[in-house]
The prediction has a mean pLDDT of 81. The RNA shown here (transfer RNA) has 73 nucleotides and comes from a Candidatus Omnitrophota bacterium.
RNA sequence: GGGCCAUUAGCUUAGCUGGUAAAGCAGGGGACUCUUAAUCCCAAGACCGAAGGUCCGAAUCCUUCAUGGCCCA
Numbered sequence: 001g002g003g004c005c006a007u008u009a010g011c012u013u014a015g016c017u018g019g020u021a022a023a024g025c026a027g028g029g030g031a032c033u034c035u036u037a038a039u040c041c042c043a044a045g046a047c048c049g050a051a052g053g054u055c056c057g058a059a060u061c062c063u064u065c066a067u068g069g070c071c072c073a
Base pairs, nucleotide, nucleotide: 001072002071003070004069005068006067007066010025011024012023013022019056028042029041030040031039049065050064051063052062053061
C1' cells in the first nucleotide's frame, strides 16, 4: 500500500428480502426460605461506532472516516 471481517443494553449475542430492535447473563423490585443460595415472577435498560447519501421508510443498501482482528505485499 491492497483485500476481507467485526462494531447493536454494563457484558455475550440475535435481528429474514429495508417496515417502529429480541434474548441470556449482570444490576433493580417482589415471591419462596429462620437466613443465604437456588428457583419463580415483575419492571427498567441500546434510536444500532461517527458523518453523509438513496428511499415514503435504513441496524439492514451506498460512500467516507474511526477502532479492533485476519490475510496478501

It matches the Rfam family "tRNA". The family's RNA type in Rfam is transfer RNA.